This is a predicted structure of a 199-nucleotide RNA (Bacterial large signal recognition particle RNA). Rfam family: Bacterial large signal recognition particle RNA. Gene Ontology terms of the family: signal recognition particle, plasma membrane targeting and SRP-dependent cotranslational protein targeting to membrane, signal sequence recognition. By type it is a non-coding RNA gene. It was read from a public genome assembly, where an Rfam model found it. The coordinates come from a structure-prediction model, not an experiment, and the mean pLDDT is 75.

[in-house]
RNA sequence: CCGUGUAACCGGCGGGGAGGCUUUCAUAGCUGCCCUUGAUAAGUGGCGUUGACGUUUGGGUCUUGCGCAAUGGGAACUGCGAACCGUGUCAGGUUGGGAACAAAGCAGCACUAAGCAGAAUCCCCCAUGUGCCGCAAGGGCGCCUGGACUGAGUUAACUGUCAAGGUAACGUGUGGAAGCUUCCCCGGUGGCUACACGG
Numbered sequence: 001c002c003g004u005g006u007a008a009c010c011g012g013c014g015g016g017g018a019g020g021c022u023u024u025c026a027u028a029g030c031u032g033c034c035c036u037u038g039a040u041a042a043g044u045g046g047c048g049u050u051g052a053c054g055u056u057u058g059g060g061u062c063u064u065g066c067g068c069a070a071u072g073g074g075a076a077c078u079g080c081g082a083a084c085c086g087u088g089u090c091a092g093g094u095u096g097g098g099a100a101c102a103a104a105g106c107a108g109c110a111c112u113a114a115g116c117a118g119a120a121u122c123c124c125c126c127a128u129g130u131g132c133c134g135c136a137a138g139g140g141c142g143c144c145u146g147g148a149c150u151g152a153g154u155u156a157a158c159u160g161u162c163a164a165g166g167u168a169a170c171g172u173g174u175g176g177a178a179g180c181u182u183c184c185c186c187g188g189u190g191g192c193u194a195c196a197c198g199g
Base pairs, nucleotide, nucleotide: 001199002198003197004196005195006194007193009191010190011189013187014186015185016184017183018182019181020180021179022178023177024176025175026174027173028172032170034166035165036164037163038162039161040160042159043158044157045155046154047153054149055148056147057146058145059144060143061142062138063137064136065135066134067133068131069130070128071127072126073125074124077118078117079116080115086111087110088109089108094103095102096101
C1' cells in the first nucleotide's frame, strides 16, 4: 500500500409494521353550528305608589240584511231668466212677384232650457259614522275608556336554560383514495474509524 473478516457510527436503496400532518370522496345526524315551535324567568330592557297584577261595575266599540223615523240633496210650486248658436207670434225692414200674395226673418212680446231666487213639507226619488228604534242571521268576553277594592309586581322584545322538530354548508364520527413526514424491524449496499488475519 492492497485484500478479506468482524464491530460501532453515518449516508442512501428496497420491503414490512406503527404513527403524525394535509387534501379529496361517500355516508351518519349521536354531539357542536344554524333555523323553527313551545316552556321558563337567570340577565338586559319596557311598564308600574302619577298605583303593577287581580276582582267588580258603567260606557263605547262586531259583521250582514230588511223595515221605520230623522236629516241632507233632487224632482215637483212661484218668480226672474237666451242680442245670435231654443220654440211660437213675428211690427218695421229685406227678398220673389205686374198684382194678389208668398218666403226668410231682426227687434218686441209670450213660453221655456241651462241657471238664479223665493215659499212650503203632503206625495215621489236618492243617500248616510243620523238612531240601535223593531227584527233576522252570523261572531263570542277580544279591544278602548271611567269608577270602587287591594297593595308590588308585571311583561316575554333580546340574551340565557330546557323540551320537541328540521338542515347537512362548517365542525364531529365511520369508511375509501392520494401526498408528505417520523420511529422501529429485516435485507442488501457504500463510506469513515478500530481490531484481527493474509499478501